[in-house]
Context: one part of a larger RNA
RNA sequence: GGAUGAACGCUGGCGACAUGCUUAACACAUGAAAGUCGAAUGGGAAACACGAGAAACGACAUUUCUAGUGUAAGACAGGUGAGUAAUGCAUAAGAACCUGCCCUCGGGAGGGGAACAACAGCUGGAAACGGUUGCUAAUACCUCGUAGGCUGAGGAGAAAAAGGAGGAAUCCACCCGAGAAGGGGCUCGUAUCUGAUUAGCUAGUUGGUGAGGCAAUAGCUUACCAAGGUGAUGAUCAGUAGCUGGUCCAAGAGGAUGAUCAACCACACUGGGAUUGAGACAUGACCCAGACUCCUAUGGGAGGCAGCAGUAGGGAAUUUUCCAUAAUGGGCAAAAGCAUGAUGGAGCAAUGCCGCCUGGAGGUAGAAGGCCCAUGGGUCGUGAACUUCUUUUCCCAAAGAAGAAAAAAUGACGGUAUCUGGGGAAUAAGCAUCAUCUAACUCUGUGCCAGCAGCCGUGGUAAUACAGAGGAUGCAAGUGUUAUCC
Repeated sequence: GGAUGAACGCUGGCGACAUGCUUAACACAUGAAAGUCGAAUGGGAAACACGAGAAACGACAUUUCUAGUGUAAGACAGGUGAGUAAUGCAUAAGAACCUGCCCUCGGGAGGGGAACAACAGCUGGAAACGGUUGCUAAUACCUCGUAGGCUGAGGAGAAAAAGGAGGAAUCCACCCGAGAAGGGGCUCGUAUCUGAUUAGCUAGUUGGUGAGGCAAUAGCUUACCAAGGUGAUGAUCAGUAGCUGGUCCAAGAGGAUGAUCAACCACACUGGGAUUGAGACAUGACCCAGACUCCUAUGGGAGGCAGCAGUAGGGAAUUUUCCAUAAUGGGCAAAAGCAUGAUGGAGCAAUGCCGCCUGGAGGUAGAAGGCCCAUGGGUCGUGAACUUCUUUUCCCAAAGAAGAAAAAAUGACGGUAUCUGGGGAAUAAGCAUCAUCUAACUCUGUGCCAGCAGCCGUGGUAAUACAGAGGAUGCAAGUGUUAUCC
């Protein structure tokens, strides 16, 4: 000198765009962040119409709603960086693999059956939640038949399917096989912080065979056999740490760093485990154990903000318990649509960067006043006053978007941006420094005191170094200090 997710002191007009718990992966009140489909399905509820009737009612038609069964989604999106020094990341290769939805191609979709929820009866419990008997539907489940694919050396063997809407055309959905794209799993080379005051480490350890296991390779697992494997090119151990694209500094070499944004990884109160599924060993699923909090009738139960806001605590320190699904994106649905704290916006904060303004022109009696003085004057200083002009901003009023694709309709932001008219210089300057380094000097007070200070140093009666004043210098809605990096 530059830089920062900064903080603190003093000060503070506006706008655009960014950024905002770096500390306790500490604990969390409250709201809400993953719902959807009645065009899969049997019921149930409500409304209306119609028929009949004294009325109860009704198998029918329409509309709305949905607790259960069922499908797909929930493995995405969002958060955090605790762990991890290599099962990670980066880069370059590889072979023994899987892949829902979307796309392309070739085939298929025949027959039959038994249940279980819901519901009803009885019943247990304070609750959470159940037990038992009976009835019932399906795109739920089972079985038979079929198979250019699978298994097998071969004879041969095993394994599929579902319907729905519509007057119909047709549309949507289903099963098998092949391909493509995208995604994922696995292996390997190289690279990846510090310590030798850590020198040896390793028994499933290194390799082989058989068996098991996986989507797949493999000591991945197991039995047997062999005794290997690794290390001063730093193993092992210990400490620290998410990695990268990037970011900051630097002429470069290189050093430091890893907020925001993007990719990958890991985690979801702590530890362990599996289930379902194309995909999880699953943040708002399940089971077990633990700590903590809450409810309880004391028998037993409920919970997990490192999602968005917000609270307490910690801290030098970091925001609203806001608006909207209008746009974009993904989920479900045939669609209308529904949900979406993703996202789009607004709010708060000079936290940063950039832009704008705090007026322009004229104006000497060089006024009053302050300060200095050699008492002549000098300086603040055209600065003010005063005259005149303008209106960026500001206040008031009128008009008023783009963002909407797609003919119409659809805008949270927002009556915002913008624009027109009116008003009036009106609403807007500070902070630090002035011995040298280093731009900028005098007076008064103080008297090794009070103090200053980045280094050298300064202050003991003439202090340009302390304090105040006048003046000056630097930067400017900021400025100075502190911390850290180059």

About this RNA
The part of an RNA shown here (small-subunit ribosomal RNA, 5' domain) has 486 nucleotides and comes from Capsicum annuum. Its Rfam family is "Bacterial small subunit ribosomal RNA".